[in-house]
RNA sequence: GCCCUCGUAGUUCAACGGAUAGAACAAGUCUCUCCUAAAGAUUAGAUCCAGGUUCGAUUCCCGGCGAGGGCA
Numbered sequence: 001g002c003c004c005u006c007g008u009a010g011u012u013c014a015a016c017g018g019a020u021a022g023a024a025c026a027a028g029u030c031u032c033u034c035c036u037a038a039a040g041a042u043u044a045g046a047u048c049c050a051g052g053u054u055c056g057a058u059u060c061c062c063g064g065c066g067a068g069g070g071c072a
Base pairs, nucleotide, nucleotide: 001071002070003069004068005067006066007065010025011024012023013022018055027043028042029041030040031039048064049063051061052060
């Protein structure tokens, strides 16, 4: 330099172009307990950036940025 894959809560992962972007673990609060743990209830928390297509984009297209892999 060229090609391929990927980028979503703190972490690991979901989400035919259309539901309030969902789950688990983690965190906060409450219940229970003498206390802690466990258990139960509950709360907050995310789409890498900028354009385009579309009635509608996490999803499709273009360009960046970043990560991984392959070729040279």
About this RNA: Predicted 3D model of a 72-nucleotide RNA (transfer RNA) from a bacterium. Rfam family: tRNA. Rfam classes the family as a transfer RNA.